Source information:
A computed fold for a 482-nucleotide part of an RNA from a Phycisphaerales bacterium, annotated as small-subunit ribosomal RNA, 3' major domain.

Context: one part of a larger RNA
RNA sequence: UGACGGGGGCUCACACAAGCGGUGGAGCAUGUGGCUUAAUUCGAAGCAACGCGAAGAACCUUAUCCUGGGUUUGACAUGUAUGGAUUAACUCUAUGAAAGUAGAGCCACGCCUUCGGGUGGAACAUACACAGGUGCUGCAUGGCUGUCGUCAGCUCGUGCUGUGAAGUGUCGGGUUAAGUCCCUUAACGAGCGCAACCCCUGUCGUUAGUUGCUAACAGGUAAUGCUGAGGACUCUAGCGAGACUGCCGGUGUUAAACCGGAGGAAGGUGGGGAUGACGUCAAGUCCGCAUGGCCUUUAUGCCCAGGGCUGCACACGUGCUACAAUGGCAGGUACAGAACGAUGCAAUACCGCGAGGUGGAGCAAAUCGCAAAAGCCUGCCCCAGUUCGGAUUGGAGGCUGCAACUCGCCUCCAUGAAGUUGGAAUCGCUAGUAAUCGCGGAUCAGCUACGCCGCGGUGAAUACGUUCCUGAGCCUUGUACA
Repeated sequence: UGACGGGGGCUCACACAAGCGGUGGAGCAUGUGGCUUAAUUCGAAGCAACGCGAAGAACCUUAUCCUGGGUUUGACAUGUAUGGAUUAACUCUAUGAAAGUAGAGCCACGCCUUCGGGUGGAACAUACACAGGUGCUGCAUGGCUGUCGUCAGCUCGUGCUGUGAAGUGUCGGGUUAAGUCCCUUAACGAGCGCAACCCCUGUCGUUAGUUGCUAACAGGUAAUGCUGAGGACUCUAGCGAGACUGCCGGUGUUAAACCGGAGGAAGGUGGGGAUGACGUCAAGUCCGCAUGGCCUUUAUGCCCAGGGCUGCACACGUGCUACAAUGGCAGGUACAGAACGAUGCAAUACCGCGAGGUGGAGCAAAUCGCAAAAGCCUGCCCCAGUUCGGAUUGGAGGCUGCAACUCGCCUCCAUGAAGUUGGAAUCGCUAGUAAUCGCGGAUCAGCUACGCCGCGGUGAAUACGUUCCUGAGCCUUGUACA
């Protein structure tokens, strides 16, 4: 100087407490361990691995993971030498599971030309340099990422103090979300962080009115901004205004600041996002990519068929659906936002109980389409393993795709399992939040999505407080630790 303490002081955080909803019990989905297997490819391992890499494992993907077939200048790149003319491509035949192998047919391009031919590039064959490797090492690395933590810290120059390591500044008194600011002060300044500058959202103004809107006027319809028209309103999207403790009162050291108030759409960081200091964990990644070294080179490379990654006495994590009446079922009836759409989204109509099919208006989309649910109204159920719950299984179908056996999703009929609120323990959340309801997107032929990332609808309860648990910051103290 640090680190540590079942030392002390001060302070903070959904850390506890106060509340609301879960997990742990059930069924299923998904990841992991284990077991099994010819193989169940590899990585991730307390928090910070385990719906993680994977934003799509039937083939492909996919990895020599397994079994088998084949290939050796190679699936791909560059260069050199030689060769011969057509090889390659295309068509056909045989063989094969395919990859491939064997054979037949066919035929180019540029330049010179004595029309015989010569020569060159691409391409082919042979040979050689080499290619190739998701093989190893993340403890050789770059880059990127997680984490402490959006915690308030981490440092430097000069000066001063100390023999020196080092200290001071950065301490102390206030204050703040903040090393934020003020005062004091052997320190004075400065840098990286904090804050602000950036984006979205909340109010108003202005500009612009099409594909959006419709108050007034006019026309028209069964009805609809449908049409003329209009820019008022909503909205769209550019520019601006607005919030700064600016104003008032109090407290305070005349300070910083805090408390209350006015005005205001908004008040003291308005709400949310992006933004992550010096560093820690030899943290993660050589299987995104790059890369040193090592290994491999008729194989650890490459091509292909089939299988596996989906295997199931079991254990754990993360979720979904429930156990019901604040509910279930049936009928009727409203209201979003943000996305996406040409190999696409698909309306009206018709067929089918339905998944879906036929068909195709319109739409490169503020124009057309995908397209809401909880809610509200009416009726039934009457507390039961039920009109709760939907697993499982049988049958019949639909869709995608070369192909749904291993191994897809969906529909209908039948079947109706466990489950009556979950032990010890444990998680999230402080407001448009939790809870609850649906919608969209990426990936994608299809889908295992109940995942992930977004969007809106409805919309709470509680916080006395900081003794305790956990983590963190500053000061201080002890130390057989470095």
It matches the Rfam family "Bacterial small subunit ribosomal RNA". Gene Ontology terms of the family: structural constituent of ribosome and ribosome. Its mean pLDDT, the model's own confidence on a scale to 100, is 82. The organism belongs to Phycisphaerales, within Bacteria. It was read from a public genome assembly.